[in-house]
Molecule: Glycine riboswitch aptamer
Organism: chicken gut metagenome
RNA sequence: UCCCGAGAGAGAGCCGGACACUCCGGCCGCCGAAGAGGCAAACCGCAUUUUAAGCUAAAGCGGUGAAACUUUCAGGCAGAAGGAUCGGGA
Numbered sequence: 001u002c003c004c005g006a007g008a009g010a011g012a013g014c015c016g017g018a019c020a021c022u023c024c025g026g027c028c029g030c031c032g033a034a035g036a037g038g039c040a041a042a043c044c045g046c047a048u049u050u051u052a053a054g055c056u057a058a059a060g061c062g063g064u065g066a067a068a069c070u071u072u073c074a075g076g077c078a079g080a081a082g083g084a085u086c087g088g089g090a
Base pairs, nucleotide, nucleotide: 001090002089003088004087005086006085011028013027014026015025016024017023029077030076031075035073036071037070038069042064043063044062045061046060
């Protein structure tokens, strides 16, 4: 990576158009488990003040930095599809 199995949450919301199913637009209300964004500790660096100089340290600035936390951009809110993750197989 592929195949099989399990797999949650939240309005079948209202209005209009269209009309086989479906879909499009507007309006609110919600969800977090595709994806995406954000950060903790820790580590690294920087220079400033004090000091004869050097080293070290605190505050400060910058960088790296996780998630199932968080944001709700995207996506989703009957079914289907999708779906983090787990199990089995290749």